[in-house]
Context: one part of a larger RNA
């Protein structure tokens, strides 16, 4: 821009893409078959491999804004306590998120038309013949079925709902600006940017605060013991990024633009 008024929501599916893999074991059954040796079809179940998708409960990583330990050195006047730099100084742990080595799930079942092949009936050709007319089977393959996208499918589909006026007028017209959308703001398990999703005071959208989960692992100060390093009590202490819940304290204020000349 189009989809012959403008919108919102829900959809149909022409068409397209993806997936389509396979082993072993057990039962049937040591049965059918076979002198024996051996050893099934059909059918059923269990469990794997590779591949794919989703997810983070478990396991395991990462986790440079979390906690602790510690070395050298500088600073806060000194002690104590903190803090800068040294690869995050080094080291031990670790929430959320993101992950795989982890967890869960998938390939199925079924139908249709067929290939090679197997047949029935059956002439040409009194016989025979699956074929010439006709009819029936038959594959991991084909078409559906499964998952995803999909009306620019210009053949532009379908359904439901909303809006299509008020005011003023010198009757010429003028003003306002519907449904809805955008700008804008607070944000996001959404994201390069657009887009998408939630919310904007009739509010829990983010931050803060409170509580809690979880992590770290016993804070500072003070007392006590020890010459002291240190230990111990107060006290599962103190501190804490992303989790959960609550709470308007802070910021989402006020507002602006587009949008009905059409049947």
């Nucleotide at each position: 821009c189009g989809c012959a008024g403008g919108a919102a929501u829900a959809u149909u599916g022409a068409g397209a893409a993806g997936a389509u893999c396979u082993g072993a074991c057990a039962c049937u059954a040591g049965u059918a078959c076979g002198a024996g040796a051996g050893g099934a079809c059909c059918g059923u179940g269990u469990u794997g491999g590779a591949c794919a998708a989703a997810c983070c409960u478990c396991u395991a990583g990462u986790g440079u804004a979390u906690c602790g330990g510690u070395u050298g050195u500088g600073g806060c006047g000194c002690c104590a306590g903190c803090u800068g730099c040294a690869u995050u100084g080094c080291c031990g742990a670790g929430u959320a998120g993101c992950u795989a080595u982890g967890u869960u799930u998938g390939g199925a079942a079924u139908g249709g038309a067929u290939a090679a092949g197997u047949g029935c009936u059956g002439a040409a050709a009194g016989c025979a013949u699956c074929u010439a007319a006709g009819c029936a089977c038959g594959a991991a393959g084909c078409c559906a079925a499964c998952u995803u996208c999909a009306a620019g499918a210009u053949g532009a589909g379908u359904a439901u709902u909303c809006c299509a006026g008020u005011u003023c007028u010198u009757c010429g017209g003028a003003a306002c600006g519907a449904a809805g959308g955008g700008u804008u703001g607070u944000a996001g398990a959404a994201g390069a940017u657009g887009a998408c999703u939630a919310c904007g005071u009739u509010g829990a959208u983010a931050g803060g605060c409170u509580a809690u989960a979880a992590g770290u692992g016993g804070a500072a100060g003070u007392g006590c013991a020890g010459u002291g390093a240190u230990g111990u009590a107060u006290g599962g202490a103190g501190c804490u990024g992303a989790g959960u819940a609550g709470u308007a304290c802070u910021a989402a204020u006020u507002a602006c633009c587009c949008g009905a000349c059409a049947a």
The part of an RNA shown here (large-subunit ribosomal RNA, domain VI) has 263 nucleotides and comes from an uncultured Saprospiraceae bacterium. It matches the Rfam family "Bacterial large subunit ribosomal RNA". The sequence was found in a public genome assembly.